[in-house]
């Protein structure tokens, strides 16, 4: 710093994912050792046990135990010491510790007031501290209670309590007086009034015998003043979500007086007035403790508020005060409530959000340690006690940091493992072995600082430090398909599983699992969770709005925001200095201390929209003056479908009346409904009514948009030009608000010609609720009102400024020129509206003075797609419904431009037996072949539109044969090799048994080389392999079908373009052809195309086996020649060509063959062959026999023969070519009706056979018939090949004599020596030909044409296809998850408010009761407490209400989910162009 992912590929929008950094975590594997930190993030849930606030006897009164002394009646008493515990008293318990419920607040930060306060202990100054009295716990007596406790009697003390006295610069009143202040008080002057203390102990002095007593110092106490430090109050100024929370508010807001507080104040009350807050966010609502800081980030910013430090809150909830300097108090009281625990049932106790710990929740968070030895808090004069503050341990890798698990040599590259092409490759210097060393570790031995001049260490025998041993005691865990650093094997077979994103995984998986090996980190190392960063993806730094998300439909226009030229001032912003502060820790620098490192000590720095002061004055504001170039007014014109009313014209359409006039109109692709003999249509006159303005008519014009269209009137906005008199920034934008809006639509009331939602009918359809015809209401129209949306579009906010130009039009004005006086025309100079285009901008596309340029000012919206422009709420609406606007869920995308194809029922150009012209046919029949299908034991397998169906197969009785039934064999039928045996060995096969294949084994009997030992060949055993027409054409090679003899497919350098790509290869012209011409940012080139080859066809030469009588060349087979648009003419662009002659045997590629470009179809083919992988191995091999591939209700494809006279038969009678042949062809002769039989010449062939060709010709005869047509079926006799013709072969003869009379839809072939029609050959083979490949004989008919069907090629065009139209994709309906909404209601929670009740309490009353101090003349009095009370008030009952989860029969819709159902709505002219709004 980036990267994956949207597409066939591109570029961009845009989201999602990831790599990095952090954490008070948790989980999974695994764990050696230290250091320093850190540890209930949940249930402010409940809480046994112990501790966590106590201290003074130098404030008081008593005073157990023990101890010494005495005395005892042995119970114990006195005296002294001793001081526990307990009480009076003081200080302290408001600090420390902990939590984070609440709380949006002056609660916290910061800077500022306090002229409006306090402040114990501590500092300092000053001054005092006199005199008397009255109770009281504790004790003791005693009552009551389970207890907690409580009352009554008596007694006593104090540095308790009260009285008195003095008294300040103290408090308070009354008068006066400077100065200061936004306002005053302290001041001074002067008069009154008031108001305090407390002592104890020690130590030295004095005094006394001693009690004791005075001084004097420490302590302590009153009072004032200051100072410190800590609290109170009070502002300005920061800082969180919602506007789907818009109006809140009666103590509310001021005032006046009174209360109250330490203190200002509605902090409370009484009266008065009606004010106070509010879009610069009141008021409600959710959420939260806040800041130092922490994370992260290049910042800016974004997240967090765990440890440590400040600060608030809070202490089982609530409410209250009390004490006291200070609490409204965590280990304190009262009351109320939930809960828990005792209980004798009468009544009590209690708060761990202190440290330890237990439940309980939860993914999850430690010991019921030591010690007070350091720090530091309370108390004492002090010793000292107290201290779960805190110093330590301990538990947990939870974190950060450090060490260590050894180090060197060592190849036979061991041995195992994995792999493998089988050679090796690799774990690997890794092991083992040698030497070495001792961090750790064990064991002993020492052994600290932490503590200040002495004592005193929990930690702690701890760290360290010495010695000894011995490689000893110590490695995981994650990935290895991209991103992202590592690849192989085996298993599995869309299964099991993986996954952060894309995604793997359906038999070869680097993505699953395991193993080898490998990379990455290492006492950890993955995963989840979360934040931040990447993400300029919320854009301040730093985005965007024509098509991707995004300009409100348009205007006027308060608020706000921004503002022309110019002097002068000020000095709010801005600026620079200076003062102050912004706590410590904590970051950043130096520097030091633990070996070093986390981790810490010192010092400097950063940190700020901070607060005061001084100064600048350029810009901004802000005051006042000036100006004319925005702006506006004037004056003078111009031009317009620019508004609103009101009148008026003619076409035309309907209807109505009358005429003429007769059968039909009308409508459509085509038709029907419909009108119509009751007279339509058609045609002529008359009239009524309604809407709307044909020609003019124009990317003409007007308005701000909607929008405005005969014509004339009357009102009435606005723009433009001229002049340059006026005003003197009067302006720009514009949240709210306010008016204006096509259509449909709604509402009252008129209108209705035509048109025409809805409805009725005709039709099309598989259906047609539709698209097309008939008709036809609402509506269209007019007046008033209402609605307020539209693809309200230029998909483009408004205003303003700058930046080349062509050309067009529409209205001005200036000037010149021309005039027919109407005008015209050019320049220049404005105001529009078009359209090309420079720069410049855009992702392209495109924009381009009418900006999408380049700048300023404001305002609006954007922020993945779906879910949704929807619920729910609010608000307007009559209603339809608008406007404002979400969230669960889901998806990995969704889109914008443009590229290349592909298609399109889109265009245009060509072609092609593609159609049309024709000609023979197939589809009917019969018969053969194939093929499906169905049978079967098998009916082997394979090909399946075009390119399968006389196809592999050029020929299935046996074999072939793979299939099926039975019977056999197991190193095998067939290969190599190993090792062993084997000499009458291999050979060889009798007899016997079977159907054979096999089994069995008798006579006979070898071979090649030799060093003579033997080898080799052979056969036996055994092992290794052997075989497989078994699987997979979707793992493949090689071949082959199709498109297609179609004319295309590319490429190199160059040029466009961000890219994909394109150009070239488009075009214009030609051509069978990307064939050539010419143009052209292209030039060239290459695989096709043509030629080169082969054959026919003319001729020339060469030769002559055969032919023929010679001899010749009509024959044969070599070898050259010919034909090139080469010549003329024309057309064409001077071109390519083209089109017509001529010569020639042949004439524009002369016929025909061979030749098949990049590629498509995962096309066919493991059954021709090759082959990877699976599978089989006494069997899925292999041998036999014998069946079967030949079966038949059927159905299709391809042929044959036919349905007759252009024929049939019967006689006769004529003329080919190509081929084959010795295990062949096979003549003559002769037999046989024939098929054939005998023969056996002759031929390895131009010799000899095959060989008569048939159709034709010429007589004869049938005479239209199911026939003398047709041969099918069947019968009986032969014949031929075969080891064999039953299953199942071909032919002959006799005999038999089916269907069949020309073939529906529909299809197929072929353009000439072609189509028909005729016969011959041949491979395959013994043997089988209606089929294949050949071969001749005879020999046609048409082609206007390219509009249409198929199919191809080019250009071009729309696309939402790219697996590419057999594409994609839409909605119901059913099913199934999921999450929401609505709902009669159910239950809940939170909130005030509004009535009754009302505990503690504080303040008020307080006549009743009681009662020590002072007063008293003793009666009483004052004062003071209590009981009642009054007011507020926690909580509790009653009522409506707001609010908000939650459940809810039922019910909307929505997402998702496998091939489900109907249908075709969108994408092309998507077959009716589509879309938006409306009903």
């Nucleotide at each position: 710093a980036g990267a994956g992912u949207u597409u066939g590929a591109u570029c961009c929008u845009g989201g999602c994912u990831c790599a990095g950094g952090a954490u008070g975590a948790a989980c999974g594997u695994u764990g050696g050792c230290g250091g320093c930190g850190u540890g209930c993030c949940u249930a402010a849930c409940a809480c046994a046990u112990g501790c966590a606030a106590g201290u003074c006897g130098a404030a008081c009164g008593g005073g157990a135990a023990g101890c010494u002394a005495u005395c005892u009646u042995c119970g114990g008493g006195u005296a002294g010491u001793g001081g526990a515990g307990a009480g009076u008293g003081g200080c302290g318990a408001a600090c420390g510790g902990g939590u984070g419920a609440g709380u949006a607040a002056c609660g916290c930060g910061u800077a500022a007031c306090u002229g409006a306060u306090c402040u114990g202990c501590c500092c300092c100054a000053a001054u005092g501290a006199c005199c008397g009295g009255g109770a009281u716990a504790a004790c003791g007596a005693u009552u009551g209670g389970a207890a907690a406790c409580a009352g009554u009697c008596g007694c006593u003390a104090a540095u308790a309590c009260g009285g008195g006295a003095u008294g300040c610069g103290c408090u308070c009143u009354g008068g006066g007086u400077a100065g200061u202040u936004a306002g005053a008080g302290a001041g001074c002057c002067u008069a009154g009034a008031g108001g305090a203390a407390a002592g104890g102990c020690g130590g030295c002095c004095c005094u006394g015998u001693a009690a004791g007593g005075g001084g004097u110092u420490g302590c302590g106490c009153g009072c004032u003043g200051g100072g410190a430090u800590g609290a109170g109050g009070u502002u300005g100024c920061g800082g969180g979500c919602c506007a789907u929370c818009a109006g809140c508010u009666a103590g509310u807001u001021g005032g006046u007086a009174a209360g109250g507080u330490a203190a200002a104040g509605g902090c409370u009350u009484a009266c008065c007035a009606a004010g106070g807050c509010g879009a610069c966010g009141a008021c409600g609502g959710g959420u939260a403790g806040g800041g130092g800081a922490c994370c992260u980030g290049a910042g800016a910013g974004g997240g967090u508020g765990a440890c440590c430090c400040c600060c608030c809150a809070c202490a089982c909830u609530g409410g209250g005060a009390c004490u006291g300097a200070g609490a409204c108090a965590c280990g304190g009281c009262c009351c109320a409530g939930a809960c828990u625990c005792c209980u004798a049932c009468g009544g009590g106790a209690g708060g761990c959000a202190g440290c330890a710990g237990u439940g309980a929740g939860g993914a999850a968070u430690a010991u019921u340690g030591c010690a007070c030895a350091a720090u530091g808090g309370a108390c004492g004069a002090a010793a000292g006690u107290c201290u779960g503050a805190u110093g330590c341990a301990g538990c947990g890798a939870c974190g950060c940091c450090g060490c260590g698990u050894g180090g060197g040599c060592g190849a036979a590259g061991a041995a195992g493992g994995u792999u493998u092409u089988c050679g090796g490759a690799u774990c690997g210097u890794a092991a083992a072995g040698c030497c070495c060393u001792u961090u750790u570790c064990u064991a002993u031995g020492u052994g600290a600082c932490g503590a200040g001049a002495a004592u005193g260490g929990a930690c702690g025998g701890u760290a360290g430090c010495a010695u000894a041993g011995g490689a000893a005691u110590a490695a995981g865990u994650g990935u290895c398909g991209g991103c992202u650093a590592a690849c192989u094997a085996c298993g599995u077979g869309c299964c099991a599983g993986c996954a952060g994103c894309c995604g793997c995984g359906g038999u070869a998986a680097a993505a699953c699992g395991u193993a080898g090996g490998a990379c990455g980190c290492g006492a950890a190392c993955g995963u989840u969770a979360u934040c931040c960063g990447g993400a300029g993806u919320u854009a301040c730094u730093g985005g965007g709005c024509g098509u991707a998300a995004a300009g409100c439909g348009c205007g006027u226009g308060c608020a706000g925001g921004c503002g022309g030229u110019u002097u002068u001032g000020u000095a709010a912003g801005u600026u620079a200095c200076c003062u102050a502060u912004g706590a410590a820790a904590g970051c950043u620098c130096u520097c030091g201390g633990c070996u070093a490192a986390a981790c810490u000590g010192a010092g400097a720095g950063a940190g700020g929209c901070u607060a005061g002061g001084u100064g600048a004055a350029a810009c901004u504001g802000c005051a006042a003056g000036a100006c004319u170039a925005g702006a506006g007014u004037g004056a003078g014109g111009u031009a317009g479908a620019g508004g609103u009313g009101a009148g008026u014209a003619g076409a035309a359409u309907u209807c109505c009346a009358g005429g003429u006039g007769u059968a039909g109109u009308g409508g459509u692709g085509a038709a029907a409904u419909g009108c119509g003999u009751a007279g339509a249509u058609a045609u002529c006159u008359g009239g009524a009514g309604g809407a709307a303005u044909a020609c003019c008519a124009g990317u003409g014009g007007c308005g701000a948009a909607g929008g405005c269209g005969g014509c004339u009137c009357a009102c009435u906005g606005g723009c433009c030009c001229u002049c340059a008199a006026c005003u003197g920034a009067c302006g720009c934008u514009g949240a709210g608000a306010c008016g204006c809006g096509a259509a449909a639509g709604c509402g009252u009331g008129g209108g209705u010609a035509g048109c025409g939602a809805a409805c009725g009918g005709g039709a099309u359809u598989a259906g047609a609720a539709a698209c097309c015809c008939c008709g036809g209401u609402a509506g269209u129209c007019c007046a008033c009102g209402c609605u307020g949306u539209a693809a309200a579009c230029g998909a483009u906010g408004u205003a303003c400024a700058u930046u080349a130009g062509g050309u067009g039009u529409u209205c001005g004005u200036a000037u010149g020129c021309c005039u027919g006086c109407g005008g015209g025309u050019a320049u220049a100079u404005g105001a529009g509206u078009a359209u090309c285009g420079a720069a410049g901008c855009u992702a392209a596309c495109g924009c381009g003075a009418u900006a999408a340029a380049u700048g300023u000012a404001c305002c609006g919206c954007c922020u993945g797609g779906g879910g949704a422009g929807u619920a729910c709420g609010g608000u307007c609406g009559c209603a339809a419904g608008g406007c404002u606007a979400a969230a669960a869920c889901u998806c990995a995308a969704a889109g914008g431009a443009a590229u290349u194809g592909a298609c399109g029922g889109g265009g245009g150009c060509c072609c092609g037996c593609a159609c049309a012209a024709g000609c023979a046919g197939c589809g009917g029949a019969g018969c053969g072949u194939g093929u499906g299908g169905u049978u079967u034991a098998a009916u082997u397998c394979g090909a399946g539109g075009c390119u399968a169906c006389g196809c592999g197969a050029a020929g299935a009785a046996c074999c072939u044969u793979a299939c099926c039934u039975g019977g056999g064999u197991u190193u095998g039928a067939c290969a190599u090799g190993a090792u062993a045996g084997u000499a009458g060995u291999a050979c060889g096969g009798a007899a016997g048994c079977g159907a054979a294949a096999g089994c069995g084994g008798a006579a006979g009997g070898a071979c090649u080389c030799u060093u003579c030992g033997g080898a080799g060949a052979g056969c036996u055993a055994u092992c290794a392999c052997a075989g497989g027409u078994g699987c997979u054409g979707c793992a493949u090679g090689g071949u082959u079908g199709u498109c297609g003899u179609c004319a295309g497919c590319u490429c190199g350098u160059g040029c466009c373009g961000u890219g994909a790509g394109g150009u070239g290869u488009u075009c214009g012209g030609u051509u069978a052809a990307g064939u050539c011409c010419g143009c052209a940012a292209a030039c060239g080139a290459g695989c096709g195309c043509a030629a080169c080859c082969c054959u026919c066809g003319g001729c020339g030469u060469u030769a002559g086996u055969u032919a023929c009588a010679a001899g010749u060349g009509u024959c044969u087979a070599g070898c050259g020649c010919g034909a090139c648009u080469g010549c003329c003419c024309g057309u064409g662009a001077c071109a390519a060509a083209c089109g017509g002659g001529a010569g020639g045997a042949a004439g524009g590629u002369g016929g025909g063959g061979a030749u098949g470009a990049c590629g498509u179809c995962a096309a066919a083919u493991c059954a021709g062959c090759a082959u990877g992988g699976c599978c089989u191995u006494u069997a899925u091999a292999u041998c036999c026999a014998g069946g079967g591939c030949u079966a038949c209700a059927c159905a299709c494809a391809c042929g044959c023969u036919a349905c007759a006279a252009u024929g049939g038969u019967c006689g006769g009678u004529a003329c080919a070519a190509u081929g084959g042949g010795u295990c062949g062809c096979u003549a003559a002769g002769c037999c046989g009706c024939g098929a054939g039989g005998u023969g056996g010449a002759g031929c390895c062939a131009a010799u000899c056979c095959u060989c008569u060709a048939a159709a034709g010709c010429c007589g004869a005869u049938c005479u239209c018939a199911g026939u003398u047509c047709g041969g099918a079926u069947u019968g009986c006799a032969g014949g031929c090949u075969g080891c064999a013709a039953c299953u199942c072969g071909c032919c002959u003869g006799c005999a038999u004599g089916a269907a069949g009379u020309c073939g529906g839809a529909g299809u197929u072939g072929c353009u000439a020596g072609u189509a028909a029609c005729c016969g011959c050959g041949u491979a395959u083979c013994a043997g089988c030909a209606c089929g294949g490949c050949g071969c001749g004989g005879u020999g046609a008919a048409u082609a206007c044409g390219u509009u249409c069907c198929c199919g191809g090629g080019c250009c071009u065009u729309g696309u939402a296809c790219a697996c590419a139209c057999c594409g994609c994709c839409c909605g119901u309906c059913a099913c199934g998850u999921c999450a929401u909404g609505g709902a009669a209601g159910c239950g809940g929670g939170u909130c005030a408010c509004g009535c009754c009740u009302a505990a503690a309490g504080u303040c008020g009353g307080g006549a009743a009761g009681c009662u020590a101090a002072c007063c008293u003349a003793a009666c009483g009095g004052a004062a003071g407490c209590u009981a009642c009370u009054g007011c507020c008030u926690a909580g509790g009952g009653c009522a409506g209400g707001a609010u908000u989860g939650g459940u809810g029969a039922c019910u909307g819709g929505g997402a998702c989910g496998a091939a489900g159902u109907c249908g075709u709505a969108a994408c092309a002219a998507g077959g009716u162009a589509a879309c938006c709004g409306u009903a």
Predicted 3D model of a 1479-nucleotide RNA (small-subunit ribosomal RNA) from an uncultured prokaryote. The RNAcentral record of the sequence draws on ENA. It matches the Rfam family "Bacterial small subunit ribosomal RNA". Its family is annotated with structural constituent of ribosome and ribosome in the Gene Ontology.